[in-house]
Molecule: Bacterial RNase P class A
Organism: Alteromonadaceae bacterium
Parts: sequence; C1' cells; structure tokens
RNA sequence: CGAGUUGACCAGACAAUCGCUGCUUGCUGAAUUUAUUCAGUGGGGGGAGGAAAGUCCGGGCUCCAAAGAGCAGGGUGCCAGGUAACGCCUGGGAGGCGCAAGCCUACGACAAGUGCAGCAGAGAGAAGACCGCCGAUGGCUAUUUUUCGAAAUAGCACAGGUAAGGCUGAAAGGGUGCGGUAAGAGCGCACCGGACCACUGGUAACAGUUGGUUGCAGGGUAAACUCCACCCGGAGCAAGACCAAAUAGGGUUUCAUAUGGCGCGGCUCGCGUUGAAACCGGGUAGGUUGCUUGAGCCUUAGCGCGAGUUAAGGCCUAGACGAAUGAUUGUCCUCGACAAAACCCGGCUUAUCGGUCAGCUCACUUA
Repeated sequence: CGAGUUGACCAGACAAUCGCUGCUUGCUGAAUUUAUUCAGUGGGGGGAGGAAAGUCCGGGCUCCAAAGAGCAGGGUGCCAGGUAACGCCUGGGAGGCGCAAGCCUACGACAAGUGCAGCAGAGAGAAGACCGCCGAUGGCUAUUUUUCGAAAUAGCACAGGUAAGGCUGAAAGGGUGCGGUAAGAGCGCACCGGACCACUGGUAACAGUUGGUUGCAGGGUAAACUCCACCCGGAGCAAGACCAAAUAGGGUUUCAUAUGGCGCGGCUCGCGUUGAAACCGGGUAGGUUGCUUGAGCCUUAGCGCGAGUUAAGGCCUAGACGAAUGAUUGUCCUCGACAAAACCCGGCUUAUCGGUCAGCUCACUUA
C1' cells in the first nucleotide's frame, strides 16, 4: 500500500421559531355529598428500530380447567455445554470449499421392509455375457503310426468355461504387482484399502506413523415412504377482568333422558358437570383495566476457550386508542438507505445508504 476475512458501534448533525402527546407538580375555573373528574396555564423529566418487518420458532402472562393415560398426528436429528426454553447460541468432531485467514452442512439408520433412477448398455442391485479370450475335457474333420485295443499331431470353434481386456453409462461387485490357470478370477501371495477386536488419547462425538485377525465388503437415494432416539394440550391482549346500557327470558325445528348430553386440535379410556344443537327475528355495544419495573439495561471485578454466570454499584428509557413526535428557516458534511411501537421478552430469516474502530490472512515494495 492493495485484496480478502472476522467481530463491534452509529443510523444525518447543530441552532432557532411555532405545534402534538404521556407522566409529575403548582395555580385558576367548572362540576361535585365525600372523594374525585374535566378544561386552561406555569415549571420539570420523557416520546419509534437495528431490523419495530416476516408471523417462522421458543416462552412469560390470561382463559378452557381442578387434573391424567394411550393411540393417531407433528417437530428435532454428530458430541459436549449455555439458556426460562428452543428448530437458538457457544465450543469441539466428521465431511466439503478456499493458497490462507476463514466459510458451509437437512450430520441417526439402506443387512427391518417397500420404493425410485429417462436413454444407452449384456447387465442397474443378492444384477450380468454383446464384442472378445480359452476350448485342457467332450464332439467333428484331416494326416501319421499301429502290437488293430487305439494313440499322436494339426485344424474347427459345436458343446462347454470365463468376467482379467473392451463397449455403454452419472454410476458396473476394491486398487497395483507377482504367481497360477486351457484361458481367467482374491484363486493364492505382498503392499494399500475395507471389516472386526484390542490398546492409547479424549467426558464424548471421534482420532491413531499402534498392534492383531480376516480374502473381504451385494452400489446410490431416507429435504423417498419407513425404522430408531428424544420432545410436544389448545386458543390468544380482538386473551381476560370490572362498570354501564339494552331488549323479545321471542319464535320454529332436531337429538336425547344419566347406558344420554356438554366440557377449546382429532379419537378412546378416565374425570368433572347436568340437557344440548341449528335456523329466523329483535335490542345494546360506552368506559376503565390488562398497559409497561422487565428471565430489563449499563459499569466494574472474579470464574470460564466461549456462549455465559456470580457479586457489587448505578439507571428507569413510548404506552397511543380512528391512533401522539410534525412544519419552517439557517449552518455543516460523511449528502442521509431499508424503513413506524399497539401485551412483553429470547432468537432466526429477509431488506438496507454510508461512516468508524479493532483482529487476522495473502500478495507487492522499502528498511
């Protein structure tokens, strides 16, 4: 100095004027039995995000409800930790990509079973003989010999043998070499590779310049059905609670009679409780609460590789309800992207203009 990679932070800034809204406090006025409510005004402190988004996971909280068992169904899938919990996070292992720093993984089981893989090819899974090679043995032909039983030689490639060579394909029953054979083949051997056992290291997944035995594995695919291990009630702040208001406590139909009906994912058992369902028609729907102090945030120290955890100290940070944070002016430079809370929290995923800081890797140059 360039390229790359990992982690973290910010999210236009400043000033002025006018405006919106919540809490707290003072004053004034009105309503008002107390208590309190409403309106105006002064002071003080606040007022959208790193993703608030997607609604994909896990919970807190509320209700069913006072609680269970099983089946079906669904989810996760290497090991060990973290956490309230998780499909998340951290560290490690294996496989893969990259020169490297690093990054990715839907990572249990294919001899429990059933499937799927076009075309080509002999043959695509306990599969296979097209071209080839052999033809020792049997057969056929010819020649020679003959002790007249037959034998020998040559040829054919018929019977038969073979899967080493070749073809096809994404993929064809381990590789190299030597021996052996009629020709071949782990058929045998040596070395690799595989499987099993032991030892060593590691909590483990796993690993090994370890040792031994063994000719020895019947491919791929489970984000195919399936099997295995572990886990799983449902609905949701429009949950729920309280106050107020209102009527038509209406009409019709169906199933029942505790062996029944109803009870918030489906079914069965169990448990509780005592009728239930459908359609038509009519009335009311205003307010309070839930609602923001949290598995909260920040700093320091200890422990831990880390995620985190323990202790001490400090802080209070939007709670709207037809829905509040806007408008104007001026200055600055990094020229501003993606984008608005609605019960809350921990994650994941997606979108994104720029700026800053730190670590590491590679290449070049200089000393």